[in-house]
Molecule: SAM riboswitch aptamer (S box leader)
Organism: Guptibacillus hwajinpoensis
RNA sequence: CUCUUAUCCAGAGAGGUGGAGGGACGAGCCCUUUGAAGCCCGGCAACCGAUUUUUAAGUUUUCUUAAAAACACGGUGCUAAUUCUCGCAGCAAAAGCUGGAAGAUAAGAG
Numbered sequence: 001c002u003c004u005u006a007u008c009c010a011g012a013g014a015g016g017u018g019g020a021g022g023g024a025c026g027a028g029c030c031c032u033u034u035g036a037a038g039c040c041c042g043g044c045a046a047c048c049g050a051u052u053u054u055u056a057a058g059u060u061u062u063c064u065u066a067a068a069a070a071c072a073c074g075g076u077g078c079u080a081a082u083u084c085u086c087g088c089a090g091c092a093a094a095a096g097c098u099g100g101a102a103g104a105u106a107a108g109a110g
Base pairs, nucleotide, nucleotide: 001110002109003108004107005106006105007104008103013041015040016039017038021031022030023029025087026086027085028084042079043078044077047075048074049073051070052069053068054067055066056065057064058063083102088099089098090097091096
């Protein structure tokens, strides 16, 4: 980088540092010196692993597999606004609804 699968209307600091930008892209609309990004600490969540419990199956065994639950130790992730909204298609008088694309994250494969 590409492919597959799952999720994306919940949650998370008035801390330190840093100094001007940020919200993927385009448009809009926002956030920002009452201090942006980044970094550190804190926090949230629970995708993967570990651990614990329960149940079921297998097999000669306090072993394996599966499901459910717990936990938050390890690997990530996230921590303004629904993935901030729209961006393509359908329905609708409109508000809007549904699907898709794009994007993000995780796990796996190349």